A computed fold for a 73-nucleotide RNA from a Candidatus Uhrbacteria bacterium, annotated as transfer RNA.
The sequence was found in a public genome assembly.
Rfam family: tRNA. The family's RNA type in Rfam is transfer RNA.
The source organism's lineage runs through Bacteria, Bacteria candidate phyla and Candidatus Uhriibacteriota.
Model confidence (mean pLDDT): 80 of 100.
RNA sequence: GCCGUCCUAGCUCAAUUGGUAGAGCACCGUCCUGAAGCGGCGGGGGUAGCCAGUUCAACUCUGGCGGGCGGCA
Numbered sequence: 001g002c003c004g005u006c007c008u009a010g011c012u013c014a015a016u017u018g019g020u021a022g023a024g025c026a027c028c029g030u031c032c033u034g035a036a037g038c039g040g041c042g043g044g045g046g047u048a049g050c051c052a053g054u055u056c057a058a059c060u061c062u063g064g065c066g067g068g069c070g071g072c073a
Base pairs, nucleotide, nucleotide: 001072002071003070004069005068006067007066010025011024012023013022019056027043028042029041030040031039049065050064051063052062053061
């Protein structure tokens, strides 16, 4: 330099013929306990890496940029 792939909640990851975003763990409250842990119930948290384009509508499609991983040279 070229090719492929990935970037979504604090962390690990889902969600596809484009229709308005979820789970587990973590965190907070509460019940339980002498207290804590475990466990039960409830709750908060994401302009989806950035900028544009297409569309009535974009996490999803297109282009550029940035970053991670792998391969080729």